[in-house]
Context: one part of a larger RNA
Molecule: large-subunit ribosomal RNA, domain II
Organism: Eshraghiella crossota
């Protein structure tokens, strides 16, 4: 891992409701007893219970009663249906659907492991060091002291046995549930060790680590209370049909749990409900506004303040300072409003649409983690696949088509069958079903097929304006002068360092007291301006379509790919076609409605309701079987709903089946399920 078997809403009592049945203003027996054909028996037994009367705290009264001073008012009642069984669902009490703790308590068993203690034994090769004491000598007044020996002390030294366990390597489904190798530490001591004995579980022991107390220790082990409890996790077994949720509110030592309501289902009753129009009503949002409350801008005016002058002090004067109130101007606001929609909401005796959708009561639930998306908002950074409510949608509980791929986006809601048709979204060159289709434009960037501020004679469209056959724009040819080197300044300043003037004048077709380059200053080049040549458009501004740059990242290039340029891109227009489980067509099934004809409906998790299949046993009847029961193996049969059910053949070798009822140890794929096998 697989296969087989086992494996989870049960039973008792009570309550409540539905259905069926008996009796009925009544219903019913319990314990117990008698009989007996021994059964799902019959008959006694009325104790008791429920109902038939309620109201009040009660006394008490009674179709009434209580409250009260009340005869008022009000509350609860009164105008007949119960009760006993069976059965189904739910609830309560019990282990109460099953498995699962860590723990708690009681009584016992353990110190053959280990900790400490007691008693009694035993063990420690060899070597080294050489304390005290003692003796001799020296020394001293005597000492002290010195020296040479002797001596043999020590939690002394080196190092085997023995004990320990510091480093490292190996081992890590080991040779071993703690070992092996190489080194290491202690090795006469607080030493090692044998035997016997003692201390016991909130207790012991502990050179103290929550360490040890039999491979178990922040409280041993065994049995019992015990099926502890588990608002937690996992699991919970056949089929079909009808309907079909919730992830919200309130409360909660409550927040991943509950209770009530909401939403679902079912039964009974009842007669409303929903949408649109119309009419009426409330409102303070969007917007807007500044009349209030505040915020905020500039100017004027000015109370007040600051500064200066003045002065012994002051008055007074001035002020490019600040500035309340006021005036003008121009703004902002969820907690501002002189105003104020659209939607939405509420009501209606009206009209139309819809057609059981509403409401009431009884039984049964599940749900209380929601997710994304559009819209209007709060929080956040006008961040998040973020978070919080509101309002729609989808998913959840929804398959199908599209978006390359995809819970939540777009289209569309799958009863079954079809090698029939039409469409939606989206598509129609190839992969790949359908236009290499049509018309008119745009784009040249592979833009399309990723991005901003900003930048640019990219290019299309529109508007407007200036110049132009009295010749524009560009180009070429020529001129571009004079007073004058304007005045000032300056070393110089001559159109061109700087300052002043420049709307000076002259000659002129035209020429600035000068647009740049240039010089030390001049010079020189050039421009404005003018003429000629040329011969038709040229210049500016604004709006707008599509493009360009801006553009650097880590597996492999921002169309799914190939590939695409009068397109297979973009915009607009018009016509075909493809395209889904949508719609239609043909056939069929079920449910509901209906007298029928017929019509409508039939996605579905939690969940409610309904109808069945199969297994074991019991009762009754029927029936099969050694001419072969059950079981097993094989099989092309039946069931246009399934669970399922036959027939035949082989095997097997003794019981089985059908029908009608009844009763359950009644259905397996999951529980890190249990047992067995491979």
């Nucleotide at each position: 891992u697989c296969c087989g078997g086992c494996g989870a809403g049960u039973c008792a009592c009570g309550c409540c409701g539905g259905c069926u049945g008996g009796c009925a203003a009544g219903g019913u027996u319990a314990a117990g007893g008698a009989c007996u054909a021994a059964a799902g028996g019959u008959c006694c037994g009325g104790a008791g219970c429920c109902g038939a009367a309620g109201g009040g705290a009660a006394a008490c009264c009674a179709a009434g009663u209580c409250u009260u001073a009340a005869u008022a008012g009000g509350g609860c009642g009164a105008a007949g249906a119960g009760u006993c069984a069976g059965u189904c669902a739910g609830c309560g009490u019990g282990g109460a659907c099953c498995c699962g703790a860590a723990a708690c308590c009681g009584g016992g068993u353990g110190a053959u492991c280990u900790a400490c203690c007691c008693a009694u034994g035993u063990c420690c090769a060899g070597g080294a060091u050489g304390a005290a004491g003692c003796u001799g000598c020296c020394g001293u007044a005597a000492g002290a002291g010195g020296u040479a020996g002797u001596g043999g002390a020590g939690g002394u030294c080196c190092g085997a046995a023995c004990a320990c366990a510091c480093a490292u390597c190996c081992g890590u489904u080991g040779a071993a549930a703690a070992g092996g190798g190489u080194g290491g530490u202690g090795a006469u001591g607080a030493g090692g060790u044998g035997u016997g004995g003692g201390u016991a579980g909130g207790g012991g022991a502990g050179a103290a680590a929550u360490u040890c107390c039999a491979a178990u220790c922040g409280a041993a082990c065994c049995c019992g209370g015990a099926g502890a409890u588990a608002g937690c996790u996992g699991g919970u077994u056949c089929u079909c049909c009808u309907c079909g949720a919730a992830a919200u509110a309130g409360c909660u030592u409550u927040a991943g749990g509950g209770c009530u309501a909401g939403c679902c289902u079912u039964c009974a009753g009842u007669u409303a409900g929903u949408c649109u129009g119309c009419c009426g009503c409330a409102g303070g949002u969007a917007g807007a506004g500044c009349a209030c409350u505040g915020a905020a801008u500039u100017u004027c005016c000015u109370a007040g303040g600051g500064g200066g002058c003045g002065u012994c002090a002051a008055a007074g004067c001035c002020u490019a300072c600040c500035g309340a109130a006021g005036a003008a101007u121009a703004u902002c606001a969820a907690a501002c409003u002189c105003c104020g929609a659209a939607u939405g909401g509420c009501g209606g005796a009206c009209a139309g649409a819809u057609g059981a959708u509403g409401c009431u009561g009884g039984g049964g639930a599940g749900u209380c983690a929601g997710a994304c998306u559009g819209c209007a908002c709060g929080a956040g950074a006008u961040a998040a696949g973020u978070u919080g409510g509101g309002u729609g949608g989808u998913c959840a509980a929804a398959a199908g088509g599209g978006a390359a791929a995809g819970a939540g986006c777009c289209c569309a809601g799958a009863c079954c069958u079809a090698c029939a048709g039409c469409u939606a979204a989206g598509g129609u060159c190839c992969c790949a079903a359908a236009g290499u289709a049509c018309g008119u434009g745009u784009u040249a960037a592979g833009u399309g097929g990723a991005a901003a501020a900003g930048g640019a004679u990219g290019u299309g469209g529109g508007a407007u304006u200036u110049c132009a056959a009295a010749g524009a724009c560009a180009g070429c040819u020529a001129g571009g002068a004079u007073g004058u080197u304007g005045g000032c300044u300056u070393a110089g300043a001559a159109g061109c360092a700087g300052c002043c003037a420049u709307a000076c004048a002259u000659u002129a077709a035209a020429a600035g007291a000068g647009u740049g380059c240039g010089u030390a200053a001049u010079a020189g080049c050039u421009c404005a301006c003018u003429a000629g040549c040329c011969g038709a458009g040229a210049g500016g501004u604004c709006c707008u379509g599509c493009g360009c740059c801006g553009a650097a990242a880590a597996u492999g290039u921002c169309c799914g790919g190939g590939g695409c340029u009068a397109a297979a891109a973009c915009a607009c227009g018009a016509c075909a076609c493809c395209g889904a489980a949508g719609c239609u067509u043909a056939g069929g099934a079920a449910u509901c409605a209906g007298a029928a004809a017929u019509g409508a409906u039939u996605g579905g998790u939690a969940g409610a309701g309904g109808a069945g299949c199969a297994u074991u046993c019991u009762u009754a009847a029927a029936u099969c079987a050694u001419c072969g029961a059950a079981g097993c193996u094989g099989u092309a049969c039946c069931g246009a709903u399934a669970a399922g059910g036959a027939g035949c053949a082989g095997u097997g070798g003794a019981g089985g089946u059908u029908u009608a009822a009844g009763a359950a140890g009644a259905g397996a794929g999951a529980a890190u399920g249990c047992c067995g096998g491979a």